RNA sequence: UCUAGUCAAUAGCAAAUCCGUCGAAAGGUGGAGACGCAAAGUCAUGGGUCUAAGGUUGUAAAUAACAACUAAGAUUGCCAGAUUGCCGAA
Numbered sequence: 001u002c003u004a005g006u007c008a009a010u011a012g013c014a015a016a017u018c019c020g021u022c023g024a025a026a027g028g029u030g031g032a033g034a035c036g037c038a039a040a041g042u043c044a045u046g047g048g049u050c051u052a053a054g055g056u057u058g059u060a061a062a063u064a065a066c067a068a069c070u071a072a073g074a075u076u077g078c079c080a081g082a083u084u085g086c087c088g089a090a
C1' cells in the first nucleotide's frame, strides 16, 4: 500500500414503540428508547418498494361521490453504483 473484518480498543449511528411537531399520504423531524449496523457517513444516478394530494380516464344526472392509472412525493436501515473516511493484531 492492497485485500479482508474472526480478535481487541476508542468513538459513532439508532429499528420497533411512545410523546411533540410538519405533511393529503407515504414519510420527515425533535425528545425518550435500543433491534441492529464496519460505512446504518454523503449523493435519489439505475433497479425495487411505499404513497396518490394534484392530474388523466371511466362509472355516474353529474361542479358531488366512487373506481382504475399516474411521481413531480418518499425510502440509501431494499439492492447496485459513485464518493469520502476510523482501528491494530493475525
Base pairs, nucleotide, nucleotide: 005087007088012037013036017032018031019030020029021028022027035077041083042082043081045080046079047078048075049074050073054070055069056068057067058066059065